Context: one part of a larger RNA
Molecule: small-subunit ribosomal RNA, 5' domain
Organism: uncultured Alphaproteobacteria bacterium
RNA sequence: UGAACGCUGGCGGCAUGCCUAACACAUGCAAGUCGAACGAAGGUCCCAGCUUGCUGGGGUGCCUUAGUGGCGGACGGGUGAGUAACGCGUGGGAACCUGCCUUUGAGUGGGGAACAACAGUUGGAAACGACUGCUAAUACCGCAUACGUCCUUCGGGAGAAAGGCUUCGGCCGCUCUUAGAUGGUCCCGCGUCUGAUUAGCUAGUUGGUGAGGUAAUGGCUCACCAAGGCGACGAUCAGUAGCUGGUUUGAGAGGAUGAUCAGCCACACUGGGACUGAGACACGGCCCAGACUCCUACGGGAGGCAGCAGUGGGGAAUAUUGGACAAUGGGCGAAAGCCUGAUCCAGCAAUGCCGCGUGAGUGAAGAAGGCCUUAGGGUUGUAAAACUCUUUCGCCGGUGAAGAUGAUGACUGUAACCGGUAAAGAAGCCCCGGCUAACUCCGUGCCAGCAGCCGCGGUAAUACGGAGGGGGCUAGCGUUAUUC
Numbered sequence: 001u002g003a004a005c006g007c008u009g010g011c012g013g014c015a016u017g018c019c020u021a022a023c024a025c026a027u028g029c030a031a032g033u034c035g036a037a038c039g040a041a042g043g044u045c046c047c048a049g050c051u052u053g054c055u056g057g058g059g060u061g062c063c064u065u066a067g068u069g070g071c072g073g074a075c076g077g078g079u080g081a082g083u084a085a086c087g088c089g090u091g092g093g094a095a096c097c098u099g100c101c102u103u104u105g106a107g108u109g110g111g112g113a114a115c116a117a118c119a120g121u122u123g124g125a126a127a128c129g130a131c132u133g134c135u136a137a138u139a140c141c142g143c144a145u146a147c148g149u150c151c152u153u154c155g156g157g158a159g160a161a162a163g164g165c166u167u168c169g170g171c172c173g174c175u176c177u178u179a180g181a182u183g184g185u186c187c188c189g190c191g192u193c194u195g196a197u198u199a200g201c202u203a204g205u206u207g208g209u210g211a212g213g214u215a216a217u218g219g220c221u222c223a224c225c226a227a228g229g230c231g232a233c234g235a236u237c238a239g240u241a242g243c244u245g246g247u248u249u250g251a252g253a254g255g256a257u258g259a260u261c262a263g264c265c266a267c268a269c270u271g272g273g274a275c276u277g278a279g280a281c282a283c284g285g286c287c288c289a290g291a292c293u294c295c296u297a298c299g300g301g302a303g304g305c306a307g308c309a310g311u312g313g314g315g316a317a318u319a320u321u322g323g324a325c326a327a328u329g330g331g332c333g334a335a336a337g338c339c340u341g342a343u344c345c346a347g348c349a350a351u352g353c354c355g356c357g358u359g360a361g362u363g364a365a366g367a368a369g370g371c372c373u374u375a376g377g378g379u380u381g382u383a384a385a386a387c388u389c390u391u392u393c394g395c396c397g398g399u400g401a402a403g404a405u406g407a408u409g410a411c412u413g414u415a416a417c418c419g420g421u422a423a424a425g426a427a428g429c430c431c432c433g434g435c436u437a438a439c440u441c442c443g444u445g446c447c448a449g450c451a452g453c454c455g456c457g458g459u460a461a462u463a464c465g466g467a468g469g470g471g472g473c474u475a476g477c478g479u480u481a482u483u484c
Stems, first nucleotide, its partner, number of pairs: 001481001003480005010356006016349002018314001023312003027309003032071003037068002040065005045058006078267003087192007096184002101180002105176004109143001111141002118133006149158003163172003193239003200230003205227008242264004246257004269290005292303004320346001322345003328342001329340004359389004369380004393425001394421006403411001428473005433454003439468005449456002
């Protein structure tokens, strides 16, 4: 140190937890929301008829929804494959766009044609369709108007709109427009790994004119013209790699590194492409091709966890198919609210850091036992026992927050407090030849073994194995790997 392994293991707080196969994925969830844009269907309610559970009519008050429509699915979340690059960092720049938000000014007039849903017919195993007919709108299309806007040859020309709710006060919208804010695009200087056993590289290549294209500059693309451009101050090629704030080490200079958190970039089964849109060339959208997996009535279809859990595999190795939207934040909505594996919490793991405990005082007959012994004794050792205390943590019982502005608490009967309980439930690991703190006995006999280096072991081994004793650290201790 994001560690792993061995032995051991009481509690709490705060963090952290696939570094390997960007390998393949069963299952569930992770992006919806609006009925105050719209037509409709069903339920509920009321009335009538009776065949007693359906038939007709009404009202739309309430609820539910598939569909049309709007906003959001470009945020949030994941990963680091690619990338040596204006990708990132830093400092500048201009030819640009910007939904929602704030702000300025003006407007919101009058028409039309459809398509879903629905009904009927029909194809298909399914996925999903086909035809005919009907219909609404804040969906779509003209007309009118144009302060300001855009184009202009400066004469002129072009371009809008949508309503909904209402307590009738208004509120929410819509169209064009001004400025801003926010977010983004583009360009440039400087910095940004290794290799020369890679020395030459380059034809849209370098520049110009014109055109196209783009929100916009530009060989971005094209036509023509010129022959340039880069390179030992290392081009090109090859290898490696996301970059940074930071992290770590160090007195510093420097070295190593880029987990978690934050900013930027890139990617979303592999490769390519565009559509929609203010914004994407779009992780849970579309199309094509490919590999793989699955369904099939063999005609044809479906899928993409580098979201959260989880599974297989790989590996020395890395967690729950948990709870809640209570808080913070996001999307939609006038609101109530709905959604939110973002987030907040809980679970697992001594993975790390920090804190606490495993008792305190007295206690020499220096007990017993162990070990050593020169057999006298020494040592373990105030250590134990015994006596006197205390109750942290734990356990049992009770009270019980803050986090939430009026309400609302997943966590949670949690934290904390009070009472009770009994020394009661809680110590290990490594080492002792020198480096390096710590020594004796027995066993073994170049065997078995140890070992970071020097080196120990061949019959008295402080170096192997065991024991007693000692040293170190302590809920950890050693080993291995890596960095300084």